Source information: This is a predicted structure of a 78-nucleotide RNA (Glycine riboswitch aptamer) from uncultured Sphingomicrobium sp. Taxonomically the source falls in Sphingomicrobium (Bacteria, Pseudomonadati, Pseudomonadota, Sphingomonadales). Its mean pLDDT, the model's own confidence on a scale to 100, is 80. RNAcentral holds the sequence, with entries from MGnify.
[in-house]
Parts: sequence; structure tokens; C1' cells
RNA sequence: CGCGCGGGAGAGCGCGACUCAUGUCGCCGCCGAAGGAGCAACCGCCUCCGGAAUCUCUCAGGCACCAAGGACCGCGCG
Repeated sequence: CGCGCGGGAGAGCGCGACUCAUGUCGCCGCCGAAGGAGCAACCGCCUCCGGAAUCUCUCAGGCACCAAGGACCGCGCG
């Protein structure tokens, strides 16, 4: 680093339109733990330069339940 298994949060059961339905789109309001971007404690060969978060932004993604996804944690294997 990869694979498998288990755990895994947050935010509108909002309004309207379309549709046979599942769904889709628009509006406003929200969430951050895929990804991305930014600052930076800190780190490195600390001049230069580079790396860098669960912080910040929310571009993307997401917002009843379910499903999916899911940083991170544990176990096993390569």
C1' cells in the first nucleotide's frame, strides 16, 4: 500500500414542478468523515525547497427510514 470481515457520524419526513412509479429538476436552508482546495502547528537534507490534519473552505459529495458511500478504528491475509 492492497484485499476481506466487523464497527462507523453529521445535516430539511422543507416547498414547488415533472413522472404511472422508482426517480429527476429548481428554490431556499443545512452537513462534512469519499475526493479536492487552503492556512498551518509540526517534520525533513529545516538557506532554498518539500511533506503536512479529524483545522478551514464547501468545488464535488451528502441531508426522514432503508440502501449506497464513508475519514477513522480493530482483526486476518498478501